[in-house]
This is a predicted structure of a 75-nucleotide RNA (transfer RNA) from a Planctomycetota bacterium. Its mean pLDDT, the model's own confidence on a scale to 100, is 80. Rfam family: tRNA. The family's RNA type in Rfam is transfer RNA.
RNA sequence: UCCCCGGUAGCUCAACGGUAGAGCAUGUGACUGUUAAUCACAGGGUUGAUGGUUCGAAUCCAUCCCGGGGAGCCA
Numbered sequence: 001u002c003c004c005c006g007g008u009a010g011c012u013c014a015a016c017g018g019u020a021g022a023g024c025a026u027g028u029g030a031c032u033g034u035u036a037a038u039c040a041c042a043g044g045g046u047u048g049a050u051g052g053u054u055c056g057a058a059u060c061c062a063u064c065c066c067g068g069g070g071a072g073c074c075a
Stems, first nucleotide, its partner, number of pairs: 001071007010024004018055001026042005048064005
């Protein structure tokens, strides 16, 4: 320098271009003699950034940033 994969809640991950969700974690409550376990509810998201396409973008396009992998160049 080039190519590929990835970036979405605190963590791990979903989501045919059409309401952004789940599990775990956290908080509250229920249950229990107590804790754990279990159950219910709740909070938590500028979907990596900036533009573009579109009636509508996490999703498509362009550039850039970050992480991982591969190739190449120099030595």